[in-house]
RNA sequence: CGGGAUAGGCCGGGAGACUUGGGGCCUCCUUGACCGGAAGUCCUCAAUACCGGGGCCGAAGUGUGGACGAGGAACGGUUCGGAGACUGCAGCCCAGUCUCCAAGCAUUGAUCCUCUGUCCGCUGGGAUAGGAUCGCUGGUGAACCGGGUCAGGCCCUGACGGGAGCAGCCCUAAGCCAGCGGGCCUAUGUUCAGGGGGUCGCAGGGGGGAGUGCGGAGGCUGGAUCACUGCACCUCUGGCCGUUCCCAGUCCACAUGUUCCC
Numbered sequence: 001c002g003g004g005a006u007a008g009g010c011c012g013g014g015a016g017a018c019u020u021g022g023g024g025c026c027u028c029c030u031u032g033a034c035c036g037g038a039a040g041u042c043c044u045c046a047a048u049a050c051c052g053g054g055g056c057c058g059a060a061g062u063g064u065g066g067a068c069g070a071g072g073a074a075c076g077g078u079u080c081g082g083a084g085a086c087u088g089c090a091g092c093c094c095a096g097u098c099u100c101c102a103a104g105c106a107u108u109g110a111u112c113c114u115c116u117g118u119c120c121g122c123u124g125g126g127a128u129a130g131g132a133u134c135g136c137u138g139g140u141g142a143a144c145c146g147g148g149u150c151a152g153g154c155c156c157u158g159a160c161g162g163g164a165g166c167a168g169c170c171c172u173a174a175g176c177c178a179g180c181g182g183g184c185c186u187a188u189g190u191u192c193a194g195g196g197g198g199u200c201g202c203a204g205g206g207g208g209g210a211g212u213g214c215g216g217a218g219g220c221u222g223g224a225u226c227a228c229u230g231c232a233c234c235u236c237u238g239g240c241c242g243u244u245c246c247c248a249g250u251c252c253a254c255a256u257g258u259u260c261c262c
Base pairs, nucleotide, nucleotide: 002262003261004260005259008057009056010055011054012030013029014028015027016026020046021045022044023043024042034053035052036051037050061256062255063254064253065252066251067250068249071246072245073244074243075242076241077240079239080238081237082236083235084234087232088231089230090229091228093223094222095221096220097219098218099217100216101215104212105211112207113206114205115204116203117202118201119197120196122194123193124192125191126190127188128187129186130185131184133182134181135180136179137178138177139176140175146171147170148169149168154163155162156161
C1' cells in the first nucleotide's frame, strides 16, 4: 500500500397526538433514509422498542462548537381579511318643528279664523210611481130565475074585447170599463223644513291683509326599534410582521474513533 474476516457501529431524524415516561403503528415536515410480521378500548420497553431476515463500514459513524436553515409551536400587534353571539351607538321608521330650493296659486285677496251647505241618521210635510178603497160622471150591462111596453103566436069570448107573455125596444140592479176627486198604504238615485251628529276634503258668506307650497334637501327635539345596514366591543380563524422556543438537513472547525489474517 492492497485484499479478506470480524467486534462494534450504521441502514434516518423531528413535531404532534398518546403515555408515568421512552419507542413503534397513526397525522405532518424533511436534501428520501433495507425487507417481512403484529400493533389505537393499541404493540413494546424501563432507561428503553418486540419477533424473523438482509445489506454497508479499516472508516463509516459518533461527540462538541459555530453558520445557514425546510418545517412546527407559543406569545405579541393602533396590521389585512373571513365567520359568529350578545350588547351599545348611528342610520332606516314615526311625530313635531325650523331653514333652503321649488311646479303652481295669490291685492280679480294667499295661509289662517269663523258660519253655512255638501255627508250621516231621526222627526214631519210635499212630489213621483204603484196598489187597494170611497164618492161622482159617462158608458156598458139581465135568453129564462128585474121593471115598463109588448109585434107575432098562444089562451078565453058568439062578437066586442080581455088575459098570460117570448123576441124586439126602453129603463135599471149586481158587475165591468173609462175619467175626475178625496183620503189610506207601499216604495225611492225626489224635494222642503226642524233639530242632532260630523275626521279630512269641496262650495258659498263674513273677518283679515301677504304670502302659500305638489315635491325635494338639510338641521333640531321627542318617540319606536321586529327585521335590515354600518361602526364599536368580544370570541374563533387565515395571511403578514416581530420576539422566543423546538428542529430535519447542509456546510465549516475541532475531538474521538476495534482486533486479526494474507

This is a predicted structure of a 262-nucleotide RNA (Bacterial large signal recognition particle RNA) from Candidatus Nanohalarchaeota archaeon QJJ-5. The gene name in the source record is ffs. The coordinates come from a structure-prediction model, not an experiment, and the mean pLDDT is 76. Its Rfam family is "Bacterial large signal recognition particle RNA". It is annotated as a non-coding RNA gene. Taxonomically the source falls in Candidatus Nanohalarchaeota (Archaea, Nanobdellati).